[in-house]
RNA sequence: CAAGUAGACCGGGUGACCGCCUGUCUGUGCCUUGGCGCGGGCGGGAGGAAAGUCCGAGCUCCACCGGGCAGGAUGCUGGCUAACGGCCAGGGGGGGUGACCCUACGGAGAGUGCCACAGAAACACACCGCCUUUCGGGGUAAGGGUGAAAUGGUGGGGUAAGAGCCCACCAGCGGCCGGGUGACCGGUCGGCUGGGUAAACCCCAUCCGGAGCAAGACCAAAUAGAGGGACAUAAGGACGCCCGGCCUGUCCCCGGGUUGGUCGCUUGACUCUUCCGGCAACGGAAGAGCUAGAUAGAUGGUCACCGUUCUUCUUCGGAAGAACACAGAACUCGGCUUACAGGUUUACUUGACCU
Numbered sequence: 001c002a003a004g005u006a007g008a009c010c011g012g013g014u015g016a017c018c019g020c021c022u023g024u025c026u027g028u029g030c031c032u033u034g035g036c037g038c039g040g041g042c043g044g045g046a047g048g049a050a051a052g053u054c055c056g057a058g059c060u061c062c063a064c065c066g067g068g069c070a071g072g073a074u075g076c077u078g079g080c081u082a083a084c085g086g087c088c089a090g091g092g093g094g095g096g097u098g099a100c101c102c103u104a105c106g107g108a109g110a111g112u113g114c115c116a117c118a119g120a121a122a123c124a125c126a127c128c129g130c131c132u133u134u135c136g137g138g139g140u141a142a143g144g145g146u147g148a149a150a151u152g153g154u155g156g157g158g159u160a161a162g163a164g165c166c167c168a169c170c171a172g173c174g175g176c177c178g179g180g181u182g183a184c185c186g187g188u189c190g191g192c193u194g195g196g197u198a199a200a201c202c203c204c205a206u207c208c209g210g211a212g213c214a215a216g217a218c219c220a221a222a223u224a225g226a227g228g229g230a231c232a233u234a235a236g237g238a239c240g241c242c243c244g245g246c247c248u249g250u251c252c253c254c255g256g257g258u259u260g261g262u263c264g265c266u267u268g269a270c271u272c273u274u275c276c277g278g279c280a281a282c283g284g285a286a287g288a289g290c291u292a293g294a295u296a297g298a299u300g301g302u303c304a305c306c307g308u309u310c311u312u313c314u315u316c317g318g319a320a321g322a323a324c325a326c327a328g329a330a331c332u333c334g335g336c337u338u339a340c341a342g343g344u345u346u347a348c349u350u351g352a353c354c355u
Base pairs, nucleotide, nucleotide: 001351002350003349004348005347006346007345008344009343010342012306013305014304015303016302017301018300020045021044022043023042024041025040026039027038028037029036030035031034047326051337052336054335055334056333057332058331059212060211061210062209064245065244066243067242068241069240071208072207073206074205075204076090077089078088079087080086091105092103093102094101095100106203107202111201112200113197114196115195127144128143129140130139131138132137152170153169154168155167156166157165171193173190174189175188176187177186178185179184216263217262218261219260225254227253228252229251230250231249235248236247237246270289271288272287273286274285275284276283277282307324308323309322310321311320312319313318
């Protein structure tokens, strides 16, 4: 210098004016302590994803408890965490020259299913070939051929021809020894050892009630229920099923009224800095900070200057014009995933060149 790998961060800036939501202080008017209206001062006011709503929680209600079945999710090991299908570290397998990346990665010695076409045969299989024969047949998976896959691979011995039948090495399986918390790794010995598929059913292990802030609580306002039906041998109760306990005048339909306000609501598994423990995720201690809370939904508009990019012109100094990604809170967190113009930065790899 070029090409690349893995992260971290920013994602328009400054000022003026006019608005919007909101907190607080204050002046004033009204009423009924406390609020409401109007005015003024000082503060705060979208994001890294606020998104998709895909996981996991907090919180709230369903009065409550237990058992079984069904269903769902996850699936190498150890750790982190409130929890997780998340994260960190590690092991096995695969890819890359490498930095590094990918990995649903339990079980096919319980059972069932499936394995298209081709092929003799896809689970007990002989088509050609080889050997043998009493010519009926028998042996043979070494060679050919088919296929994604054909009974471990290569070489040698052996044999009628062959074959783990025997031997060496390699792959796989099992036992033992050693290392590791463990997944697993290394060594050694053994018999030689007939498929694949579980993101097919299934088996094993672990976990799982439902609905969601329009949850829910309160105040105010309003009003029409002797309306109809089902049930005490019952009905309903955790919104799949069954059973047991327990609770209760409970459930359904029809009709009518209100549809305003307050709380929930933003101080929280919160943020920042420093130190300590840990490889890390993360945990602990000390100090500092407060960072939107609307309810048809505020967070905007105009102007000036600057920044970035593009286009045009140029007297080469510059000038003019256009654009500025993805997107946008609605109970709150932890993740994942997806979208994203442009830019900053750290560590590392490979190649070329120079000293």
The RNA shown here (Bacterial RNase P class A) has 355 nucleotides and comes from a Dehalococcoidia bacterium. Its mean pLDDT, the model's own confidence on a scale to 100, is 76. The gene name in the source record is rnpB. It matches the Rfam family "Bacterial RNase P class A". About the family: Ribonuclease P (RNase P) is a ubiquitous endoribonuclease, found in archaea, bacteria and eukarya as well as chloroplasts and mitochondria. The source organism's lineage runs through Bacteria, Bacillati, Chloroflexota and Dehalococcoidia. The RNAcentral record of the sequence draws on ENA.